[in-house]
Bacterial RNase P class A from Arenibacter latericius DSM 15913, 319 nucleotides, folded computationally. The sequence was found by an Rfam model in a public genome assembly. The organism belongs to Arenibacter latericius, within Bacteria. It matches the Rfam family "Bacterial RNase P class A". The family's RNA type in Rfam is ribozyme. Gene Ontology terms of the family: ribonuclease P activity, dimeric ribonuclease P complex and tRNA processing. Model confidence (mean pLDDT): 77 of 100.

RNA sequence: UAAGCAGGUCGCCUUAUCGCUGAUUUCAAUCUUUUGGAACCAGAGGAAAGUCCGGACACCAUAGUGCAGUAUAGCGGGUAACGCCCGUCCGUCGUGAGGCGAGGACAAGUGCAACAGAGAGAAGGUACAGGUAAUGCUGUAGUGAAAGCAGGUAAACUCUAUACGGUGCAACGCCAUGUAAAUCAGUGUUCGAGGGCUGCACGCUCAAGCUGAAGGGUAGGCGGUUAGAGUUAUUGAGCAAUCAAUAACCUAGAUAAAUGAUAAGGAAGUCUAUAUAUUAAUAUAGGCUACAGAAUCCGGCUUAUGGCCUGCUUUUUUA
Repeated sequence: UAAGCAGGUCGCCUUAUCGCUGAUUUCAAUCUUUUGGAACCAGAGGAAAGUCCGGACACCAUAGUGCAGUAUAGCGGGUAACGCCCGUCCGUCGUGAGGCGAGGACAAGUGCAACAGAGAGAAGGUACAGGUAAUGCUGUAGUGAAAGCAGGUAAACUCUAUACGGUGCAACGCCAUGUAAAUCAGUGUUCGAGGGCUGCACGCUCAAGCUGAAGGGUAGGCGGUUAGAGUUAUUGAGCAAUCAAUAACCUAGAUAAAUGAUAAGGAAGUCUAUAUAUUAAUAUAGGCUACAGAAUCCGGCUUAUGGCCUGCUUUUUUA
C1' cells in the first nucleotide's frame, strides 16, 4: 500500500414553529359519564422482518400401555428452555487470521458403486511362481476408486440413546344490550351419543346432550396491555458462555391502529467540477446518504443493510 478475518458501536445531531398518542399534576364545564385547556415527562428496531426453534402466560383434561411419527446425536459446561450459546477433541475448507460440521452404530439386517476387469458382496472360473495327498494353501502381476474371509457409504433404508399433549392474546375473563333457553328432523341419556388424552388401537376420564335444517338477536365496553427469566454500573468467580452480590434506573401501549411535518445550521461518508499540487493530499462549490416500521411478551437462529472504531492475518514499498 492492497486484500481479508473476527469483534464492538452508532442508527445522523442541534435549534425553532406546528401537529398526534399516553402517564402524572392542575383548572374549567358537566347529564358525575365525559369533554376541553395548561405544565412537564415519555413515545418504532438491530433487525421490529421470516414465523424457523424454545418458552412465559391463558384455556382444554391431567392415565397410561403398545405401535407409528417427528426432532436431536463426540465430550464437558451455560441457560427457564432449545435444534441456541461457550470451551475442547476430531474431520473438512483456506497460505493464514479464521469458517463449517447432516460428529452415536457398517458382524443386527437389507441396499448402492457406471466403465474397466476372469471376477465386485461375505462372492470369487485369469496368468506366472512356490508349496501340498489334494484344494486359492501362499505370493506377484492385469483391470479398477475399491480384489484372497477386503474396505467405502447411514443429508442410503435402518438400528441405538434421548425428547415430544393441543390451541393460541382474534388465548382467555368480566359487564351491558337484545332475542326465540323457541320450531322441525335424526340420534343419545349409565347397555354412554358426543368431547379430551401428537396419529392409530386399547384403556382412562368428562358427560346429557349432540348433529342437521330453517329462522331470530347481538357484534358495545372493560380487563388481559406492559415492572420484566428487565436495563445499566462496580466488584468477585470462571479460558469463556454465564453466575452471584451491591447500587441506581423505569424506557411505547395504539386498537384501524399514534410516535410526525416544515425551516435553518452542522457532523461523517461518497460522487462530480475547479484551483493549489500532481502518487497522495488540501480548499471551495454542488448533489446523494442504507435495510426498513411495534400490535401479548421474552431468549435464540436466519435473512436485508449505511457509517465509524479496535485487534489479528497475508501482501507491496521504504527506512